[in-house]
Context: one part of a larger RNA
RNA sequence: UUGGGCGUAAAGCGUCUGUAGGUGGCUUUUUAAGUCCGUCGUCAAAUCCCAGGGCUCAAACCUAGAUAGGUGGUGGAAACUACCAAGCUGGAGUACGGUAGGGGCAGAGGGAAUUUCUGGUGGAGUGGUGAAAUUCGCAGAGAUCAGAAAGAACACCAACGUCGAAAUCACUUUGAUGGGACGACACUAACAUUGACAGACAAAAACUAGAGGAGCGAAUGGGGUUAGUUACCCCAGUAGUCUUAGCUAUAAAUGAUGGAUACUAGGCGCUGUGUGUAUCGACCCGUGCAGUUUUGUAGCUAACACGUUAAGUAUACCGCCUGGGGAGUACGUUCGCAAGAAUGAAACUC
Numbered sequence: 001u002u003g004g005g006c007g008u009a010a011a012g013c014g015u016c017u018g019u020a021g022g023u024g025g026c027u028u029u030u031u032a033a034g035u036c037c038g039u040c041g042u043c044a045a046a047u048c049c050c051a052g053g054g055c056u057c058a059a060a061c062c063u064a065g066a067u068a069g070g071u072g073g074u075g076g077a078a079a080c081u082a083c084c085a086a087g088c089u090g091g092a093g094u095a096c097g098g099u100a101g102g103g104g105c106a107g108a109g110g111g112a113a114u115u116u117c118u119g120g121u122g123g124a125g126u127g128g129u130g131a132a133a134u135u136c137g138c139a140g141a142g143a144u145c146a147g148a149a150a151g152a153a154c155a156c157c158a159a160c161g162u163c164g165a166a167a168u169c170a171c172u173u174u175g176a177u178g179g180g181a182c183g184a185c186a187c188u189a190a191c192a193u194u195g196a197c198a199g200a201c202a203a204a205a206a207c208u209a210g211a212g213g214a215g216c217g218a219a220u221g222g223g224g225u226u227a228g229u230u231a232c233c234c235c236a237g238u239a240g241u242c243u244u245a246g247c248u249a250u251a252a253a254u255g256a257u258g259g260a261u262a263c264u265a266g267g268c269g270c271u272g273u274g275u276g277u278a279u280c281g282a283c284c285c286g287u288g289c290a291g292u293u294u295u296g297u298a299g300c301u302a303a304c305a306c307g308u309u310a311a312g313u314a315u316a317c318c319g320c321c322u323g324g325g326g327a328g329u330a331c332g333u334u335c336g337c338a339a340g341a342a343u344g345a346a347a348c349u350c
Base pairs, nucleotide, nucleotide: 003322004321005320006319007304008303012318014201015200016199017198021194022193023192025088026087027086028085031082033081034080035077036076037075038074039073040072041071042070043069049065051063052062053061091191092188093187094186096183098182099181103177105175106174107173108172109171110154114150115149116148117147118146119145120144121143125136207246208245209244210243215241216240220236221235222234223233258317260315261314262313263312266295267294269292270291271290272289273288274287275286276285299306323350324349325348332343333342334341335340
């Protein structure tokens, strides 16, 4: 490499957009490149196969012949792939008009709590723990009442729920705005799918420069515990956490399951949107589409399990794997302010 694989054994890029390329719906026509059939030439001899022959046989030798396959010319076929031309509507998309939604961005507002400050009452403890101590407190703490300020997060509703490509997304409200779902009727007419390279987004932590800093809290200090404690527990507490503009590009970035299409028993639910019957109305009952939770048949699986949201049955495309360690290391290159990231071996060893 082939083959075989990728939920958990090695293996699905964190996610999407999309170039080249690959693959591609239905009907009719053209051409004949692929494809199929015939025929001619050619692929030296020797070798291999096969028939015959002579060395006593055999090996070896001599003579004759052939298959398969490749390649070129030529004559035909037109189902399939491809090409040409015309058409179709089921895939895909556009328009229309409603519904639902923590989708993203920007602005404005809100209350509970916490901490601090100011003032009043009051007068000895408070706080913390397994138990304590460090801490705070007569310079008046803790408690309680009133007022002010600040920053961060939004109880209940809340769900097995919603939206989003993923990361993620929840107090209320306003503004403009993106995408998908459902619905009837029009329109375009295969415009699709996947996608190397590339581009965009991407938790937390970290970094650069401002602004901010209530609570929490790496580092650090102190008190305990302990034989010892660079820890677990307690008291403090800087960076950080928040925000603006950049940078970084990684996570058990997980459904450990690439995205697309078609097909293959059901049952109990939930969400959105249509619809039928019914009703004063909301329900209930039935049904279509889209999403989602659970159970389960066939099938599949090493088993666990999966099971119309497949890990079942198929198709096309991309990514990735090939014993453990050495090692996601070294070297080189690209990117980065740095931290580092990406790409990524070998010797040796078992």
Molecule: small-subunit ribosomal RNA, central domain
Organism: Reynoutria japonica